Context: one part of a larger RNA
RNA sequence: UCCGGCGAGUCGUUCUCGGUGGCGAGGUUAAGGCCCGUGUGUGGGCCGGAGCCGGAGCGAAAGCGAGUCCGAAUAGGGCGCGAGUCACCGGGAACGGACCCGAAGCCAGGCGAUCUACCCAUGGCCAGGGUGAACGUCGGGUGAAACCGGCGGGAGGCCCGAACCCGUGGAGGAGGAAAACUCCUGGGAUGAGCUGUGGGUAGCGGUGAAAAGCCGGACGGGUCCUGGGAAUAGCUGGUUCUCCCCGAAAUAGUUUUAGGACUAGCCUCACCUUCGAAGCCGGCGGGGGUAGAGCACUGGAUGGGUGCGGCGAAAGCCAAACCCAACCAAACUCCGAAUACCGCCGGUGGAUGGGUGGGAGUCAGCCCGCGGGGGAUAACCUCCGUGGACGCGAGGGAAACAACCCAGACCGCCAGCUAAGGCCCCAAAGUCCGGGCUAAGUGGUAAAGGAUGUUUCCCCGCUAAGACAGCCGGGAGGUUGGCUUAGAAGCAGCCAUCCUUUAAAGAGUGCGUAACAGCUCACCGGUCGAGGGGUCCUGCGCCGAAAAUGUCACGGGACUAAGCCCGCCGCCGAAGCCGCGGGUCCGGGUGCCUUUGGGCGCCCGGGCGGUAGGGGAGCGUUCCCACGGCGCCGAAGGUGGGCCGUGAGGCCCGCUGGAGCGGUGGGAAGUGAGAAUCCCGGG
Numbered sequence: 001u002c003c004g005g006c007g008a009g010u011c012g013u014u015c016u017c018g019g020u021g022g023c024g025a026g027g028u029u030a031a032g033g034c035c036c037g038u039g040u041g042u043g044g045g046c047c048g049g050a051g052c053c054g055g056a057g058c059g060a061a062a063g064c065g066a067g068u069c070c071g072a073a074u075a076g077g078g079c080g081c082g083a084g085u086c087a088c089c090g091g092g093a094a095c096g097g098a099c100c101c102g103a104a105g106c107c108a109g110g111c112g113a114u115c116u117a118c119c120c121a122u123g124g125c126c127a128g129g130g131u132g133a134a135c136g137u138c139g140g141g142u143g144a145a146a147c148c149g150g151c152g153g154g155a156g157g158c159c160c161g162a163a164c165c166c167g168u169g170g171a172g173g174a175g176g177a178a179a180a181c182u183c184c185u186g187g188g189a190u191g192a193g194c195u196g197u198g199g200g201u202a203g204c205g206g207u208g209a210a211a212a213g214c215c216g217g218a219c220g221g222g223u224c225c226u227g228g229g230a231a232u233a234g235c236u237g238g239u240u241c242u243c244c245c246c247g248a249a250a251u252a253g254u255u256u257u258a259g260g261a262c263u264a265g266c267c268u269c270a271c272c273u274u275c276g277a278a279g280c281c282g283g284c285g286g287g288g289g290u291a292g293a294g295c296a297c298u299g300g301a302u303g304g305g306u307g308c309g310g311c312g313a314a315a316g317c318c319a320a321a322c323c324c325a326a327c328c329a330a331a332c333u334c335c336g337a338a339u340a341c342c343g344c345c346g347g348u349g350g351a352u353g354g355g356u357g358g359g360a361g362u363c364a365g366c367c368c369g370c371g372g373g374g375g376a377u378a379a380c381c382u383c384c385g386u387g388g389a390c391g392c393g394a395g396g397g398a399a400a401c402a403a404c405c406c407a408g409a410c411c412g413c414c415a416g417c418u419a420a421g422g423c424c425c426c427a428a429a430g431u432c433c434g435g436g437c438u439a440a441g442u443g444g445u446a447a448a449g450g451a452u453g454u455u456u457c458c459c460c461g462c463u464a465a466g467a468c469a470g471c472c473g474g475g476a477g478g479u480u481g482g483c484u485u486a487g488a489a490g491c492a493g494c495c496a497u498c499c500u501u502u503a504a505a506g507a508g509u510g511c512g513u514a515a516c517a518g519c520u521c522a523c524c525g526g527u528c529g530a531g532g533g534g535u536c537c538u539g540c541g542c543c544g545a546a547a548a549u550g551u552c553a554c555g556g557g558a559c560u561a562a563g564c565c566c567g568c569c570g571c572c573g574a575a576g577c578c579g580c581g582g583g584u585c586c587g588g589g590u591g592c593c594u595u596u597g598g599g600c601g602c603c604c605g606g607g608c609g610g611u612a613g614g615g616g617a618g619c620g621u622u623c624c625c626a627c628g629g630c631g632c633c634g635a636a637g638g639u640g641g642g643c644c645g646u647g648a649g650g651c652c653c654g655c656u657g658g659a660g661c662g663g664u665g666g667g668a669a670g671u672g673a674g675a676a677u678c679c680c681g682g683g
Stems, first nucleotide, its partner, number of pairs: 001683005011096013026053003032047005057064002067079004099238002102235001106228005111222001117201009126191001128160003131156001135152006164188003169184004203219001205215003241618006251264005265362002267359007279348008292335001293333002298329003302325005309318003365390001367388008395406003410582004416577002421572003424557003430569001433567005443559001449543002453540002459534002462531001470527005476500003481495003506521001510519002583608011619672001621669007629661002637656008
């Protein structure tokens, strides 16, 4: 990992609701007893009225009673006044292990000191070397001593260091040679030493030179066995056949509550009610203070006028209030929509709306558009409102892509039309038509900003009395203006910026000099001979433009239209729509049957995506009862094939197999497997 088998809403009691049946102002027996039958599985009948439920309620009660209580009340209001009960079946609840598997744990009784901790008893072991205490003796010394020296002596939790015990530092080892080791290095080594054997202490405990250490490889309280015990698990996983109808929620409130729950909301089923309901459209009538706007209030904030007042030596500065003017505001409003909401009327609409009761699920939502709060006018961010989608939605488009665009899949068809989006090839359909734009592969990412790119439309100067550009020539005088300055002569800087000669020429545009000089410009003439200069708006482009394997920012090829804008026609394109056939559900009509609840058939109209979940109808397995059958002329099972049914499934045939097994009606369940790191077996 596969295959086979096994594997999860059960049973009891009580309550509640529904279905069916019996009896009915009643219904019913329980324990127990008696009788009958039996195919030995147990089945049936009869007693038994104890008890239970119902038949009247209301009030705290006295009490009254279809009423009663509160109350002064014959106001009002609360609770009452309508048939039950037993059995079986089904939905649900409670209590039980209660759908199944799963803890770590808690407690009880046992088992453990062959490991280890400590203790008891009895044994064993410690190479060699060093140091040289007490004390003794001899000598010196003294009055005697103390004391000194020699020799002897051999003390010590003494020193060095094997065995032995330990495990300091480092390295290796790490699915190891080893579930604690190896190598080097290191500590103790006559001691609180090490060690053999036997014994002792036990878990609410022992032992502990104390680390909460150790008590047999994980001890903050042992292990395993058995028991309480199917502990509990608001958690995770799993939960087995089919078809049909409907179809959610991820919200509110509360919660030691937040991944759980309760009530409501939203779903479903039954019954009752509504007979034209909900919804939509139109009209009429409403309240409002949002968007916008405004500045009349509040607050902010700017300029001007007048200017109380304040400051200053002065110049002057600040500045209340009022006026003028331009503004800002969720918590400002003199104003004020569109929508939305409420009511009434009319239309449309076609079955909804409301009530009672049974059953749920949901309480992690997510993305997008719009209106907002938070954040940074960040986030596939977060929190509200509103709509949509996904969730629970397939199909077509967006290359791929839950949420975007189109569009809601009952089934079949080798038929048609369209939507979004497309129509050169991949790849279905135009290399379609008319007009314009782009030259950047822009298209096929991006900003501030930048630019004689180019398009369109205006406008303003100049221009055959000759413009614009180029070329030739002039570009002067007072004057080196005044000041300043070392100097300042057009050209450091400050001030002024006149007059003259002129075709024209600035008290000078730039370069330049120390300052001059010099070059140049404005301006003028000539030459040339037709357009030239500029502002704004606008379409499409350009630069701005850096990322990690390799072109890689059109899906690709490729495209100058197969790009962009405007217009026209045609076509393709989906599970949309239409056509044909079929199924089912609901409604209506109709025929037949009917134990009248209904059943069957035909026609018409409409519905039929679906997770959690509700409802309905079925298939199949095992066993039991009754009836009726099959089987050695071949049962079940296996295997191959055919046919039928929407499906679960069913029937038939061949082969295999070799002794049992179906059908119909009913009943009862150990009743359906692909998943649970499921369990058992096998490959």
The part of an RNA shown here (large-subunit ribosomal RNA, domain II) has 683 nucleotides and comes from Bipolaricaulia bacterium (SeqCode). The coordinates come from a structure-prediction model, not an experiment, and the mean pLDDT is 85. NCBI's taxonomy places the organism under Bacteria, Bacteria candidate phyla, Candidatus Bipolaricaulota, Bipolaricaulia (SeqCode).